Two RNAs folded together computationally: RNase P RNA and transfer RNA, 428 nucleotides in total.
[in-house]
RNA sequence: AUGGAGCGACGAAUGAUCGCGACGUAUGUCGAGGAAAGUCCGGACACCGCAGGGCAUGAUGGUGGGUAACACCCACUCGGAGUAAUCCGCAGGCUAGUGCCACAGAAAGUAGACCGCCUCUGGACAAGAGGUAAGGGUGAAAGGGUGGAGUAAGAGACCACCAGCGGGCGUGGUGACACGCUCGGCUCGGUAAACCCCAUCCGGUGCAAGAUCAAGCAGAACACGUCAUGAGGCGGCCCGCCCAGUGUUCGGGUUGAUCGCUUGAUCUCUGCGGCAACGCAGAGACUAGAUAGAUGAUCAUGCACUACCCGAUUAUCGGGUGGUGACAGAAUCCGGCUUAUAGCGCUCCGUCCCG
RNA sequence: GGCCCCAUCGUAUAGCGGCCUAGUACGCCGCCCUCUCACGGCGGUAGCACGGGUUCGAAUCCCGUUGGGGUCA
Repeated sequence: AUGGAGCGACGAAUGAUCGCGACGUAUGUCGAGGAAAGUCCGGACACCGCAGGGCAUGAUGGUGGGUAACACCCACUCGGAGUAAUCCGCAGGCUAGUGCCACAGAAAGUAGACCGCCUCUGGACAAGAGGUAAGGGUGAAAGGGUGGAGUAAGAGACCACCAGCGGGCGUGGUGACACGCUCGGCUCGGUAAACCCCAUCCGGUGCAAGAUCAAGCAGAACACGUCAUGAGGCGGCCCGCCCAGUGUUCGGGUUGAUCGCUUGAUCUCUGCGGCAACGCAGAGACUAGAUAGAUGAUCAUGCACUACCCGAUUAUCGGGUGGUGACAGAAUCCGGCUUAUAGCGCUCCGUCCCG
Repeated sequence: GGCCCCAUCGUAUAGCGGCCUAGUACGCCGCCCUCUCACGGCGGUAGCACGGGUUCGAAUCCCGUUGGGGUCA
């Protein structure tokens, strides 16, 4: 220089004027994000009397750890991609069972004879009967590979080596697993983002949850139930518990205020423990709370990138003029994931060049 | 703001891993019929919202994105 990989408590500064919201009433202080987004997970919180037992449904799926919890994060193992930095993995079980494997092909799962090969019938070709999975052809996939011995031709039917599978033992590791030795039948197809099995986890609804105050109104019809049946609480079902009224439809009234509401698994710094995620201790800080929904506009200076011109001198630097500055915008609050994103910075890897 | 669904020719729909190179009806286009139009007959046109994954194979199964709809004070 160029091509990549990873990370960022980077993603925009200062001032003035006008304007908006909150708190205050000193005319001051504070006022969007890394994703505020998608609402995909997990919690806090609130209500359903308690949040109970079982089944079903659903979710997760290598091992160990972290955490309030998770489908997240960290470390490691195994498999895959790459020269490498590094990245990716819905990574339990098809020797628990069942299903499926279209078309083609003879045959699609303890298989199978279309061509071929061999034997027999036969004078011979053709044809027929039998044997054969080494060769051809079909397919995504055809039931280990190479060599030998063997045979009418052949075949793990037999032997050697290799690959792979299963069992046992030893060593290392908390473990997944790795390495080594030994034995076995000679080989067992794929698919679980097919049903299913195994292990673990899960009650439901969501701040329009819910609480209080004020204002206002008109009930009617149908269905079920009232002492243990069963409506309802309770959502799919059963049990258990509570309980006397409940549900559906039509009609009527309101469409106001306050709380919940932002101090929290919070943030910053330091020390200690840990490979790390993270934890513990101490000190300090307060950092939006609207309700049709505030956080904006203009100007000046400066910053980053870039186009043109001028100068030095040409790697580059300085000056002038102009342009651009992404994605996007809180609505109960946190922890993650995913998606969108111009430009900038740092670290690492490969190749080439110069000293 | 929360929660729940859906997406297949222009329109309404079928499909539920392979016979799908996706069927049917209306529409649209062309030809025939008719003096002409309509009706009728024949033929054609045009689609799985987008991206990635699982699988030999995806409209169908899984994940993400986009668009649309419903419901709750």